Description: RNAcentral holds the full RNA, with entries from SILVA. A computed fold for a 522-nucleotide part of an RNA from a soil metagenome, annotated as small-subunit ribosomal RNA, 5' domain.
Context: one part of a larger RNA
RNA sequence: GAUUGAACGCUGGCGGUAUGCUUAACACAUGCAAGUCGAACGGUAACAGGCCUUCGGGCGCUGACGAGUGGCGGACGGGUGAGUAACGCGUAGGAAUCUGCCUCAGAGUGGGGGACAACUUGGGGAAACUCAAGCUAAUACCGCAUACGCCCUACGGGGGAAAGCGGGGGACCUUCGGGCCUCGCGCAAUAAGAUGAGCCUACGUCGGAUUAGCUAGUUGGUGGGGUAAAGGCCUACCAAGGCGACGAUCCGUAGCUGGUCUGAGAGGACGACCAGCCACACCGGAACUGAGACACGGUCCGGACUCCUACGGGAGGCAGCAGUGGGGAAUAUUGGGCAAUGGGCGCAAGCCUGACCCAGCAAUGCCGCGUGUGUGAAGAAGGCCUGCGGGUUGUAAAGCACUUUUAGUAGGGAAGAAAGGCUGAAGGUUAAUACCCUUGGGCUGUGACGUUACCUACAGAAAAAGCACCGGCUAACUCCGUGCCAGCAGCCGCGGUAAUACGGAGGGUGCAAGCGUUAAUC
Repeated sequence: GAUUGAACGCUGGCGGUAUGCUUAACACAUGCAAGUCGAACGGUAACAGGCCUUCGGGCGCUGACGAGUGGCGGACGGGUGAGUAACGCGUAGGAAUCUGCCUCAGAGUGGGGGACAACUUGGGGAAACUCAAGCUAAUACCGCAUACGCCCUACGGGGGAAAGCGGGGGACCUUCGGGCCUCGCGCAAUAAGAUGAGCCUACGUCGGAUUAGCUAGUUGGUGGGGUAAAGGCCUACCAAGGCGACGAUCCGUAGCUGGUCUGAGAGGACGACCAGCCACACCGGAACUGAGACACGGUCCGGACUCCUACGGGAGGCAGCAGUGGGGAAUAUUGGGCAAUGGGCGCAAGCCUGACCCAGCAAUGCCGCGUGUGUGAAGAAGGCCUGCGGGUUGUAAAGCACUUUUAGUAGGGAAGAAAGGCUGAAGGUUAAUACCCUUGGGCUGUGACGUUACCUACAGAAAAAGCACCGGCUAACUCCGUGCCAGCAGCCGCGGUAAUACGGAGGGUGCAAGCGUUAAUC
C1' cells in the first nucleotide's frame, strides 16, 4: 500500500447493490418448513345445492370431502462442517453394474380367487394407544392361462407378466348396470437412449523422525457364499506373504475443489457468500421399505438430556425459516406472498412449497448523489497571533441575485403476466359434424413487492459534516497550561519552567458519510 463475513471509538443525509453466529455440531418455548390424487377404492365426518319429510329428520343424488385402503412424492429442495489426511476431493482413464419419472421401438393387457382397513359391536388404558369378533371395495394381495423378445440350462428341457380408470357415441345386443366402437390416461415384459448413481486404477492433495518399523483377513491362491456389480466383501482350506527413509505406522491439524486476497511475476495466505463433490442430522448401532436411504422433520435398540403421568407407562430431537436462553469483541424479523422462477402430486382446475421472490433491521462492504450556485472588501464584528504598525481566520460570513438534486407534500404511472377460463375457426384422430389433441383469432383475466421504478407540480437555502493528524519517518505551527508530574508513543523517542512531541485554543494538513484504532493476510 492492498484486502476483510470483521469488531471497537467518535460521527452520521439519501439511494442502488451485495453481505450479515467466523464463538457452543451448546440447549431449545412457540408457529410454520411435504404433501397430493375422488379420473385407483369402499364410503360420507363437515360445508353447499337438490329431493323426500310425520318437521325430529332422512336420501351420497350433485358439487365436494374428514378419517381409512391404495398410488406417487417424503432419497429432491433447505441446513451444517462435527468427523475425515481418505480413491474423500481434483485431473485423466477404465469395466464387472443398476437406473422411478422421461423419449423411442415392436408384441400384450385373457380368465379367476381369498383377504385386510375404514365401518359395526364388545373390551383394556390416566394417556400414548391397543385387543377380540363380524361385514366390505380396489390400480391392495394371490394363483391360472398366454410368452415376440426375456431368465436358467447338462442343450433334452425348464421358469416367469399385467389393472384398470375417465370422456364421447351411430347402428346392433342388454339383466337397463352395461356390452360394443373410439379417444385419452394408465398397467406388464423386452430392446435401445437420456439422466442419475455404485465400483476400480494412475497421478496430485498440511505439519511432526524428540513417531522407524507396521501388518494376521494381514498378502496371494482354490472351493463356496454374498452383492445390481469386480473384489478378503465374507467364509473354509493352502501358501507366507504385503507396506516402509521415494517416510510405512503413530501423533497433531484440516471437509476438498472451481476459486478469493495479495503480488510485476514466481510465490504466499485463505476456502465467508455463489457453484460442483463429500460427510453429518441429540450421541452410538442396526436394518426395513423402496428405482434410489442404511433415510434431518421414517422405524427399531442402547445412552445422555428435557417434558407428561393416575407411577403402571409414555413423548421429544431447529446443523430447515423466524425466534429464545447461553457463549462471545461480534452477526438481523417469532414479517408478506406463492404474482414470478423452480419443485411434489394431479387429466386438469388446483393444492402444497420459510425453496424462492419480496419487504424489515445493520454505513458491514462496494458504487452513485447531496449537504447549495454566482456575486460580494467597509477586507465588518468576534476569535487567535503580534515586533502594537499590523497579520490571520477570509470571499469566508452578512448582503444581493439564482437554482431545487435528494428529503417533504400532492397528482399521474410502466414493466415484471407467460398462463388459466370462455368462445367460435383450421388441421389431426375417428364410423362420426361427439370427445380429445395441436395451431393461430376474439373476449375475459391473475402482482406479494406497491404509497414500486419513472414523470409532473408546489414551497423554500430551506432539513443534511464529520473524523484523524500537524517532532522525523509523513502532508500540515503558533500561543497558553503543565513542569521527568500529568501524560504521549507504530519505531526513533518527547515531558525535570519559554514543550511545533503532554492538555486546551487559534490556525493548518489529509480523507470524507465516513474517519480513526485493533485484529488478520499478502
The coordinates come from a structure-prediction model, not an experiment, and the mean pLDDT is 87. Rfam family: Bacterial small subunit ribosomal RNA.